The prediction has a mean pLDDT of 81. The RNA shown here (transfer RNA) has 73 nucleotides and comes from Meteora sporadica.
């Protein structure tokens, strides 16, 4: 330098080859339960690595940049 692969909440994972409100655990806060804890129960928080671009619609698909890993020279 050239190719490739991977980026979704605080942490891990999903999203049926584009279709309407992005789900689950787990942690965190709050309530209930209990004499207290702890289990359990309910609910709150927080996300699609950044910019564009195709579409009526994009987490998915196109470019380009970051960042991380793997290969080749």
């Nucleotide at each position: 330098g050239c190719g490739g692969a991977u980026a979704u909440g605080a942490a891990u994972u999903a999203a049926u080859u584009g279709g309407u409100u992005a789900a689950a655990u787990u942690a965190g806060c709050u309530g209930c339960c209990u004499u207290c804890c702890a289990a359990g129960c309910a609910g709150c928080c927080u996300a699609u690595a950044u910019g564009g671009g195709u579409u009526c619609g994009a987490g998915u698909c196109c470019c380009a940049u970051u960042a991380u890993c793997c290969g080749c020279a």
Taxonomically the source falls in Meteora (Eukaryota, Membrifera, Caelestes). Its Rfam family is "tRNA". Its family is annotated with triplet codon-amino acid adaptor activity in the Gene Ontology. It is annotated as a transfer RNA. About the family: Transfer RNA (tRNA) molecules are approximately 80 nucleotides in length.